THF (Tetrahydrofolate) riboswitch aptamer, 96 nucleotides, folded computationally.
[in-house]
RNA sequence: AGCAGAGUAGGUUCUGUGCGUCAAGGGUUAGGGGAUGGGAAGUUGCCCCUAAAGGAAGGACUGAAAAGUCCGCGACACAGCACCGCGUCCGCUGCC
Numbered sequence: 001a002g003c004a005g006a007g008u009a010g011g012u013u014c015u016g017u018g019c020g021u022c023a024a025g026g027g028u029u030a031g032g033g034g035a036u037g038g039g040a041a042g043u044u045g046c047c048c049c050u051a052a053a054g055g056a057a058g059g060a061c062u063g064a065a066a067a068g069u070c071c072g073c074g075a076c077a078c079a080g081c082a083c084c085g086c087g088u089c090c091g092c093u094g095c096c
Base pairs, nucleotide, nucleotide: 002095003094004093005092010084011083012082014080015079016078017077018076019074020073021072028052029051030050031049032048033047034046038090039089040088042086058071059070060069061068062067
């Protein structure tokens, strides 16, 4: 030199624990910002802030009430297993 490979942000399923169901969260649009294999530039994707429009699945039982329990529901949050996951250059690992 050549060939092969690993690793990011994050995504999906399942399980568990919670939160909401008195509507928070999530989703959409617009503007701004940020982090993104070890390094460089950078895209998809991701996160945060602001604004706008829209607005959801409850039911049963116990209780004087407050509230609680159970079955559901939510593109809800967190954790864990599994699977998926950098196009370019350099680097890293292995082979030669």